[in-house]
RNA sequence: GGGCUUAUGGUCCAGUGGUAUGACGCUGCAUUCGCAUUGCAGAGACGCGAGUUCGAUUCUCGCUAAGUCCA
Numbered sequence: 001g002g003g004c005u006u007a008u009g010g011u012c013c014a015g016u017g018g019u020a021u022g023a024c025g026c027u028g029c030a031u032u033c034g035c036a037u038u039g040c041a042g043a044g045a046c047g048c049g050a051g052u053u054c055g056a057u058u059c060u061c062g063c064u065a066a067g068u069c070c071a
Base pairs, nucleotide, nucleotide: 001070002069003068004067005066006065007064010024011023012022018054026042027041028040029039030038047063048062049061050060051059
């Protein structure tokens, strides 16, 4: 320098055009003498910019970052 893949809560991940899923973690309540466990509830996310579309996490282009292969 070139090819390919990836980017989603604090962490890991699902999601092939219509208000984003689950687990762990966090907060509150109940339970306990107290802690842990357990149950219920809650907060919390689509890398950045543009394009297509009535509508984009999803499709296209560019940028950034990471991984991998070739030179």
Predicted 3D model of a 71-nucleotide RNA (transfer RNA) from a bacterium. Its Rfam family is "tRNA". Rfam classes the family as a transfer RNA. Model confidence (mean pLDDT): 83 of 100. The sequence is in RNAcentral, with records from ENA.